[in-house]
Context: one part of a larger RNA
RNA sequence: UUGGGCGUAAAGCGGGUGCAGGUGGCCUCGUAAGUUGGAUGUGAAAUUUCCCAGCUUAACUGGGAAAGGUCAUUCAAUACUGCGGGGCUUGAGGGUAGAAGAGGGGGGUGGAAUUGCCGGUGUAGUGGUGAAAUGCGUAGAUAUCGGCAGGAACACCAGUGGCGAAAGCGGCCCCCUGGUUUACUCCUGACACUCAUACUCGAAAGCUAGGGUAGCGAACGGGAUUAGAAACCCCGGUAGUCCUAGCCGUAAACGAUGGAUGCUAGGUGUGGGUGGUAUUGACCCCAUCCGUGCCGAAGCUAACGCGUUAAGCAUCCCGCCUGGGGACUACGGCCGCAAGGUUAAAACUC
Repeated sequence: UUGGGCGUAAAGCGGGUGCAGGUGGCCUCGUAAGUUGGAUGUGAAAUUUCCCAGCUUAACUGGGAAAGGUCAUUCAAUACUGCGGGGCUUGAGGGUAGAAGAGGGGGGUGGAAUUGCCGGUGUAGUGGUGAAAUGCGUAGAUAUCGGCAGGAACACCAGUGGCGAAAGCGGCCCCCUGGUUUACUCCUGACACUCAUACUCGAAAGCUAGGGUAGCGAACGGGAUUAGAAACCCCGGUAGUCCUAGCCGUAAACGAUGGAUGCUAGGUGUGGGUGGUAUUGACCCCAUCCGUGCCGAAGCUAACGCGUUAAGCAUCCCGCCUGGGGACUACGGCCGCAAGGUUAAAACUC
């Protein structure tokens, strides 16, 4: 490369925006580039295939025919694709009227709890464990009541509930702001899908500078356990965890399942709309759209399982895989303050 694949065997980029590129709805006219057919020219010889012949045969050699092309010129065809023109509305976008939401950023504010400090009551223990001890406590602890300070997180509500592209988002209020969805079918008229490079977002830990520090708590100290105990358990405790500004760019970043579109039985729960039915009103019920679960027809799958939220049937585009180890490595490049990240071999070995 061909072919085959990517939920769990190797394999979906952590997520998005999007240029180039690739691909692209319905009707119609033109053109004839791709495409298809004919004719002509050419495609040296040798080689190849078939027929015949010459060396005793074969290899070999000679003769004849054929085959061999992203080829050129020309004539023609017009289904499909392209290109140019015109039209359409179902894809896409917009408008109007509604809807839900821990979506994002900023500011403010509330209560419970932990800890500390001050004061009152009060006296000998407390704390901790499998059991203990270290620790704290007559300089008055623990317990209890009142007050104050400060930081961090928001019980119940809470739900295979909601929102977000993913990471993720949860007390309450205000300001700014993104997306989604329903109904109407009013407007534009293919404006679309995907996306190498690029740009951007990206948990935790970590890094730089400055602040903050209640609780928790790597490292570290001590007490136990143990043969030992560099641990698990206990008492302390620094970075960190929090905030501001900037870096890092990785995770079992998982649904281990890329995105878009169409098609292919149903049943049942739940969140948000709309219409109908019904009612004094609400519910129930019926239909429908968007989301989120469970169970399952057909089908698929090595099996497990998946099954209108596909791993079914198809089309388009991107990414990725090609035996195990060596190796999420070396070297080099790029990025980073560093830690390191990213791209990524070979020898050798089974």
Molecule: small-subunit ribosomal RNA, central domain
Organism: metagenome